RNA sequence: AAUGUAUCAAGAGUGCGGGGAGAGUUCUGGCUCCAUGAUCCGCCGGCAACGUGUCGAAAGACAACGUGCCACAUCCAGCCCUUGCAGGGAAGAUAAUUU
Numbered sequence: 001a002a003u004g005u006a007u008c009a010a011g012a013g014u015g016c017g018g019g020g021a022g023a024g025u026u027c028u029g030g031c032u033c034c035a036u037g038a039u040c041c042g043c044c045g046g047c048a049a050c051g052u053g054u055c056g057a058a059a060g061a062c063a064a065c066g067u068g069c070c071a072c073a074u075c076c077a078g079c080c081c082u083u084g085c086a087g088g089g090a091a092g093a094u095a096a097u098u099u
Stems, first nucleotide, its partner, number of pairs: 001099002005095004013044001015043004022033003027078004045070003049067003052063004074091001079088002
């Protein structure tokens, strides 16, 4: 990097420092956040999806070791279906395998 698999409306900071303009995956349309300092990086803190460890016959519980995650449902929609919601799909994200 690629293929497939599983999950994605739950959970978790107005913390400190850096930095200084846009950001929320790309495109489009919205809607929000942002100089009262966002996105991003580091530290601390936390959550618990997968792997790991312990207990257990199992369901599950605990731990927080490896990744991950901690504004707004993957922020919403785009294609299909529907009065509408829902639903399905596409795309994306994360994890563990395989190549």
A computed fold for a 99-nucleotide RNA from a Candidatus Parcubacteria bacterium, annotated as SAM riboswitch aptamer (S box leader). The RNAcentral record of the sequence draws on Ribocentre. Lineage of the source: Bacteria > Bacteria candidate phyla > Candidatus Parcubacteria.